The RNA shown here (transfer RNA) has 72 nucleotides and comes from Candidatus Iainarchaeum sp. The prediction has a mean pLDDT of 81. Its Rfam family is "tRNA". Rfam classes the family as a transfer RNA.
RNA sequence: GCGGGGGUGGCAGAGCGGUUAUGCAUCGGCCUGCAGAGCCGAAGAUCGCGAGUUCAAAUCUCGCCCCUCGCU
Numbered sequence: 001g002c003g004g005g006g007g008u009g010g011c012a013g014a015g016c017g018g019u020u021a022u023g024c025a026u027c028g029g030c031c032u033g034c035a036g037a038g039c040c041g042a043a044g045a046u047c048g049c050g051a052g053u054u055c056a057a058a059u060c061u062c063g064c065c066c067c068u069c070g071c072u
Base pairs, nucleotide, nucleotide: 001071002070003069004068005067006066007065010024011023012022018055026042027041028040029039030038048064049063050062051061052060
């Protein structure tokens, strides 16, 4: 330099044009003598950055950055 895969809540990880799933963690409640476990509920995502297409973009297009694998 070229090609493939990837970047999404605090962490892991789905989602492939129209409500950003789920688990863990966190917070509140129930329970308990207290805690843990269990159960119920809540909050939390500029979706790497910028631009474009569209009524609407995490999702499609272009440029750039980073991680990873391969090729030379």